[in-house]
RNA sequence: GGCGUCGUAGCCAAGUGGCUAAGGCAACGGAUUGCAAAUCCGUCACGCGUGGGUUCAACUCCCACCGACGCCUCCA
Numbered sequence: 001g002g003c004g005u006c007g008u009a010g011c012c013a014a015g016u017g018g019c020u021a022a023g024g025c026a027a028c029g030g031a032u033u034g035c036a037a038a039u040c041c042g043u044c045a046c047g048c049g050u051g052g053g054u055u056c057a058a059c060u061c062c063c064a065c066c067g068a069c070g071c072c073u074c075c076a
Stems, first nucleotide, its partner, number of pairs: 001072007010025003018056001027043005049065005
């Protein structure tokens, strides 16, 4: 340098055009407990890497860029 896959919360991760984006861990508040642990209940994304485009409608499709990983090529 070329190609491919991926980027969603503090972490993991589902969702792949259509009403307000699942779930788990963690965190916080509460119940329980002599205090804790465990268990149970509740809260926790305002917008999905950035910008643009297509569309009535975009996390989802397209383009560019940024980043991560993998493969290939070149130079030393």